About this RNA
The RNA shown here (SAM riboswitch aptamer (S box leader)) has 113 nucleotides and comes from a soil metagenome. Model confidence (mean pLDDT): 80 of 100.
RNA sequence: UCUUAUCAAGAGCGUCGGAGGGACUAGGCCCUAUGAAGCGCGGCAACCUUCAAAAAUUUUAUUUGAAAGGUGCUAAAUCCUACAGAUCAUGACAUGUGAUCUGGAAGAUAAGG
Numbered sequence: 001u002c003u004u005a006u007c008a009a010g011a012g013c014g015u016c017g018g019a020g021g022g023a024c025u026a027g028g029c030c031c032u033a034u035g036a037a038g039c040g041c042g043g044c045a046a047c048c049u050u051c052a053a054a055a056a057u058u059u060u061a062u063u064u065g066a067a068a069g070g071u072g073c074u075a076a077a078u079c080c081u082a083c084a085g086a087u088c089a090u091g092a093c094a095u096g097u098g099a100u101c102u103g104g105a106a107g108a109u110a111a112g113g
Stems, first nucleotide, its partner, number of pairs: 001113007012041003016038001020031003025082004042074003047070003050066005078106001083103008
């Protein structure tokens, strides 16, 4: 860098740390000295591996379970919006503003190239 899948569920403590954080830019909205980031421990989950079972099939794939290994995650939908379209409302001719929905983009994670 490319491909595929998922992204409204779930999971907190510390006699550590000491001021920021929510990916980047912009806007909004939040968290935070009743302690941010980070670290340690715990936990959650089930993407890959492994193990067990089931019913098929004929060498592989499927389903269910375990949670041992590799990751990941552990405020709020990926916190929301940004681009396009549809509907509705408002506005009164600027085709604007707002709401809802759908898709896309960007991002995160896993597995593979």
RNAcentral holds the sequence, with entries from MGnify.